RNA sequence: GGGCCCAUAGCAUAACCCGGAUAUUGCAGUCGCCUUCGGAGCGAUUGGCGCAGGUUCAAAUCCUGCUGGGCUCA
Numbered sequence: 001g002g003g004c005c006c007a008u009a010g011c012a013u014a015a016c017c018c019g020g021a022u023a024u025u026g027c028a029g030u031c032g033c034c035u036u037c038g039g040a041g042c043g044a045u046u047g048g049c050g051c052a053g054g055u056u057c058a059a060a061u062c063c064u065g066c067u068g069g070g071c072u073c074a
Stems, first nucleotide, its partner, number of pairs: 001073007010027003020057001028046006050066005
């Protein structure tokens, strides 16, 4: 230098291929119930699509560039 893959909440992940309007689940955090207290259990709740631009009525999803990580070729 060329090619391919990945980036979603504090952590780990689904949805992306085939665009559709409240983004999934578990753990964690907060509040409540329960308990003498705590834990466990139950219920509720907080928080996110790497950055910028484009296409579109509509983008986590499609396109381009960039950033970071991984694999590979020379």
The RNA shown here (transfer RNA) has 74 nucleotides and comes from a Nanobdellota archaeon. The source organism's lineage runs through Archaea, Nanobdellati and Nanobdellota. Its Rfam family is "tRNA". It is annotated as a transfer RNA.